A computed fold for a 1402-nucleotide RNA from a metagenome, annotated as small-subunit ribosomal RNA. The sequence is in RNAcentral, with records from SILVA. Model confidence (mean pLDDT): 84 of 100.
[in-house]
RNA sequence: AACACAUGCAAGUCGAACGGUAACGCGGGUCUUCGGACUUGGCGACGAGUGGCGGACGGGUGAGUAACACGUUGGUACCUACCCUGGAGAGGGGGACAACCGGUGGAAACGUCGGCUAAUACCCCAUAGUCUGGCUAUUUUAGGAUAGCUAGUAAAACUCCGGUGCUCCGGGAGGGGCCAGCGAGCUAUCAGCUAGUUGGUAAGGUAAAAGCUUACCAAGGCGAAGACGGCUAGGGGGCGUGAGAGCGCGACCCCCCACAAUGGGACUGAGACACGGCCCAUACUCCUACGGGAGGCAGCAGUGAGGAAUAUUGCACAAUGGGGGCAACCCUGAUGCAGCAAUGCCGCGUGAGUGAAGAAGGCCUUCGGGUCGUAAAGCUCUUUUCUGUGGGAAGAGAGAGGACGGUACCACAGGAAUAAGUCCCGGCUAACUACGUGCCAGCAGCCGCGGUAAAACGUAGGGGGCAAGCGUUAUCCGGAAUCAUUGGGCGUAAAGCGCAUGUAGGCGGUUCAGCAAGUUGUUUGUGAAAGCUCACGGCUUAACCGAGAGAGGUCAGGCAAAACUGCUGGACUUGAGUAAGGUAGAGGGGUACAGAAUUCCUGGUGUAGUGGUGGAAUGCGUAGAUAUCAGCAGGAAUACCAGAGGCGAAAGCGGUACCCUGGGCCUAAACUGACGCUGAGAUGCGAAAGCGUGGGGAGCGAACGGGAUUAGAUACCCCGGUAGUCCACGCCGUAAACGAUGGAUACUAGGUGUAGCGGGUAUUGACCCCUGCUGUGCCGGAGUAAACGCGAUAAGUAUCCCGCCUGGGGAGUACGGCCGCAAGGCUAAAACUCAAAGGAAUUGACGGGGGCCCGCACAAGCAGCGGAGCGUGUGGUUUAAUUCGAAUACGCGAAGAACCUUACCUGGGUUUGACAUAUAGGUAGUAGUGAAGUGAAAGCGGAACGACCCUUCGGGGAGCCUAUACAGGUGUUGCAUGGCCGUCGUCAGCUCGUGUCGUGAGAUGUUGGGUUAAGUCCCGCAACGAGCGCAACCCUCGUCGUUAGUUACAAGUGUCUAGCGAGACAGCCGGCUUCGGUCGGAGGAAGGUGGGGACGACGUCAAGUCAGCAUGACCUUUAUAUCCAGGGCGACACACACGCUACAAUGGCCGGUACAAUGGGCAGCUAUAUCGCGAGAUAAUGCUAAUCUCCAAAGCCGGUCUCAGUUCGGAUAGCAGUCUGCAACUCGACUGCUUGAAGGUGGAGUUGCUAGUAACCGCGCGUCAGCCACAGUGCGGUGAAUACGUUCCCGGGCCUUGUACACACCGCCCGUCACGUCAUGGAAGCUGGUAACACCUAAAGAGGGUGACCGAACCGCAAGGAAGGAACUCUCUAGGGUGGGACUAGUAACUGGGACGAAGUC
Repeated sequence: AACACAUGCAAGUCGAACGGUAACGCGGGUCUUCGGACUUGGCGACGAGUGGCGGACGGGUGAGUAACACGUUGGUACCUACCCUGGAGAGGGGGACAACCGGUGGAAACGUCGGCUAAUACCCCAUAGUCUGGCUAUUUUAGGAUAGCUAGUAAAACUCCGGUGCUCCGGGAGGGGCCAGCGAGCUAUCAGCUAGUUGGUAAGGUAAAAGCUUACCAAGGCGAAGACGGCUAGGGGGCGUGAGAGCGCGACCCCCCACAAUGGGACUGAGACACGGCCCAUACUCCUACGGGAGGCAGCAGUGAGGAAUAUUGCACAAUGGGGGCAACCCUGAUGCAGCAAUGCCGCGUGAGUGAAGAAGGCCUUCGGGUCGUAAAGCUCUUUUCUGUGGGAAGAGAGAGGACGGUACCACAGGAAUAAGUCCCGGCUAACUACGUGCCAGCAGCCGCGGUAAAACGUAGGGGGCAAGCGUUAUCCGGAAUCAUUGGGCGUAAAGCGCAUGUAGGCGGUUCAGCAAGUUGUUUGUGAAAGCUCACGGCUUAACCGAGAGAGGUCAGGCAAAACUGCUGGACUUGAGUAAGGUAGAGGGGUACAGAAUUCCUGGUGUAGUGGUGGAAUGCGUAGAUAUCAGCAGGAAUACCAGAGGCGAAAGCGGUACCCUGGGCCUAAACUGACGCUGAGAUGCGAAAGCGUGGGGAGCGAACGGGAUUAGAUACCCCGGUAGUCCACGCCGUAAACGAUGGAUACUAGGUGUAGCGGGUAUUGACCCCUGCUGUGCCGGAGUAAACGCGAUAAGUAUCCCGCCUGGGGAGUACGGCCGCAAGGCUAAAACUCAAAGGAAUUGACGGGGGCCCGCACAAGCAGCGGAGCGUGUGGUUUAAUUCGAAUACGCGAAGAACCUUACCUGGGUUUGACAUAUAGGUAGUAGUGAAGUGAAAGCGGAACGACCCUUCGGGGAGCCUAUACAGGUGUUGCAUGGCCGUCGUCAGCUCGUGUCGUGAGAUGUUGGGUUAAGUCCCGCAACGAGCGCAACCCUCGUCGUUAGUUACAAGUGUCUAGCGAGACAGCCGGCUUCGGUCGGAGGAAGGUGGGGACGACGUCAAGUCAGCAUGACCUUUAUAUCCAGGGCGACACACACGCUACAAUGGCCGGUACAAUGGGCAGCUAUAUCGCGAGAUAAUGCUAAUCUCCAAAGCCGGUCUCAGUUCGGAUAGCAGUCUGCAACUCGACUGCUUGAAGGUGGAGUUGCUAGUAACCGCGCGUCAGCCACAGUGCGGUGAAUACGUUCCCGGGCCUUGUACACACCGCCCGUCACGUCAUGGAAGCUGGUAACACCUAAAGAGGGUGACCGAACCGCAAGGAAGGAACUCUCUAGGGUGGGACUAGUAACUGGGACGAAGUC
């Protein structure tokens, strides 16, 4: 890939222009072997040639072109072969050249020399004017017209005798050339461009106007309404889309243009600078005898190549059209047809009816069924299509003649026969289940699916959509009001220039007259055809086609109107300005002066510190500081007044006086008469910091030094301190330069301050009060706004003008340009990347934010823990196993692991199973008991003994055995679940209905003022009510009454037991108080919820539990089930948690002595007696319990010990025992004797408790054979201390505030560094491309010049001449070369930042 092309074809024709005769045929002639051969332009015809017409059309392509190329509307200084039409004409003559013949060169292409020849080829003469040129006259604005004179130029024949041609001059039609107005791409990061450039004169040139060309003269021409440059692009009719306006495009068809391998050039011709012509240059390809030649598919087919991708080397000139010809006819890859491709549009079919045992089968299932589904099969029927056979067109405008084509169409026959796919089923979006998979594999347009129950992946069944198609991808329009003319915005979402002056431009007050550019009406022309719209007609219908009408415009001409805009002229005063009179002011510039304060210096007084901070230190000070007094110096700034006050365009402006100067406001209304508003560019001003030069320098004070703080502290704090801050002159030109709100004008309720000026009323006067204008604030109505808010100083309602915005990041960055001394400023992208970024408001949560309040939260106390030894639990480690779970967990599940439990490990067994149900079959010495033997046991084994229930007597049941279904699982998932439970938290909260407010989320209620233990109650309130919580109702303790009375007790009683009731309500009094309530008091057993318990709102933590139970799914089935023995759960360098016992004298030990309650008890509790040092044993009694029994310790009295590692402490260890239990080795408790460890009150830290509480003391119970219980849960005995208070720690409640958090602060999130990927900027260089420029060179060609040369027709008697030719030369010039630059692209060591990426680092 306008890349290169093999092969064939695509433009020829005319013998009625001509000379001719190579081939063919006919005729004639000669010969003949009878096949034929030879010959003959005589005829038909015709290769090559002369000549004519056509090869400028038709066909292709879109490279170039941003241009009069195209479109549209006009114009004219022009041309026009063939065609039509009108007029006139065709007389005479001449010389050649092809073909051909001969010679000759070359491989070829192709020549060359000599000779002959024809014409409708060429030439001369004549004739001609309404033709052409010149001159004169008249006329005309010009162009031009008319008349006259003068010069010049024509012709061709052929014939079939019909005609066809030829020449000149007019006219026409159609075609073309040239010129102009308007329209139509991007870019200003292209702002200046231009020398034939702009105009004139003259000449040349053209068919024709013109710098088209040349010479000379002048210095013009174009440009912000975008010149010049760059990039892109053929233009239009139209096509797609859209309601339209638009936006995008320019395939097919039609019109125009441009091009023909690339570049240049002319020739011929009516027409070309010529696709299938010529010359030259270049590249490429081919031939060659190496000398030289040939070629141009962007014609039709076709090939290669390239590419995601696009067809046959077909048939025919039958039709339509074209060229030639008188014609016949020839040519025509134009065209008509056929072939290939579902590429598009349109039409048709793949069957119709009936058919329920709802078949089989598939899928699902709650196992009942459902669904595919009348679907199928079956039965009945039809034949569009298909196949076969037969017939068979129109298309042909007089006859014949059809590529398509034996096609369309018709008839007959056959047989449901030949014919269904594709996408989807999470939402958008119509359509759902199962299985598989397990953040894998994969899906995905956006949101997003997938980590073991996936309607989102894959498959299946089912369903939905469309259908000979369906889906994907790409592109365009729409939706997108998301570039907004129709039709958007800019306070906070992106967006008002920092402010002003003003140029161009845009817009502009009242009135009169005129014009008619805009505007409006009407008419005419044009807007090709096709297309589009409407109705009509033709193919069976439709698509398609035909014919008619309509629509389509920033177009052009004419006529008319004059409201509005505009233009011209006149007038006006209200906009604007000027003048006049007043007036306020930190408005600006300059000069001079003033006082207070800081600091320095000098001197005096004076002595040890001072200074500084949260606290310190550095610093200063005995060389005399700080303090204090006096004096001097110097710089900067101006307390009070001072105000939400004033002034200024903004930046900004603050002591006083003077000089110079700008603006505003008010009053009355004298003057001008629209002079106005805005304002792209432009110009000026412009805080602070910074820069340059020169001054100045008190205080302050970046940088810097030191001291602190801190983990660090490049900070905050302190001591110093340079630039700077100040002045003059010059730069810079930016700020959250903010009201985050451009300027101007008009209109639209109010209220209340304040500053300036005025009017009124009143007063002696100043106020007060009413009112006008201007400025500056607050509140607020309508309106507006997403909300917040704004609201006459608008963000309201309107008009005009300017500026700016268009998702976030990249980036206000890079490159380029301009400015700057620099710092830097102004202008300003893209690649890439994300699915958001953002605004306002809401509910929560959070805050080392605020307010109020509560809790053994702190504080005040008491006793502990943390140290020791021991017990228990956990972690860790170990192990064959140390089963598992819990982490806000850790004396927890476990109210009790020696076996069992037991789930773990090792080993040994069993396999329908230790256990359940069902079915079928079997079984009579059957079920059951079970000796010997074996074994660790389980088990195996099987002597012997030996049954049951119902019965209609047939049998049945139970049992056992076998088999099949199934059992079993403490296997997994608590993130699939039920149930239960923990926690926040017994905290006071959590909600709803209706109403109201808000666009909405939501708010209100529930907030506020009080009060309470309490969202408890009261008051207030756009809320009114209600629910779940709180409280109360329930149990218990405390007082009394009453009933009953087993037991207790001698009666009787009622200490007691267990029932029923009473009692307490802020009821009474007082203070405070609106109420509610609160404080104090009385009475009372009890006083302000009397103490304790049960009771746990909405919810949070995917909190806990599949191992208590239940349960979905998955997994397992001679094992993950089950049985047994032994072991393990009890291990032990260690760490933690919860406890016990202690460390002693408020104590230990010994003796004596007193007082409970709750509870338990028959496989039990046990009196009593005896024995044993004792644990306990033996005998024996009572009690199924108010009856019997188990039952205290601290305490009290007396004695002893005397501060010690002890008469404290009891670990550890030895020996000897008791009890339970098949069994105490691993691994029980208890007893006696002996042993006698650590420990002398426990660091940082930390726990509990507010009264019958803490602390101390013992007792009971559950589990349980026993017990590792010092645990848990109850019971009573003794019985305190302290609370000022709410600053702080922790937790919680309410209100409020901020928020970039919502997995909610254990949140979010920033930057460097390291690694990887990607795009991009800079860059020494390297390599290309594009368009120019300068110089050199220069083909072909055209034009000019030149002397010799050549030179049929004409002139001349001739010599000779003329035209012409060649040659040489000049100019121009494609191309080539050299050179320096411009623009642009690629690449690049190195380098800059950017984006993204996994759980990296600081």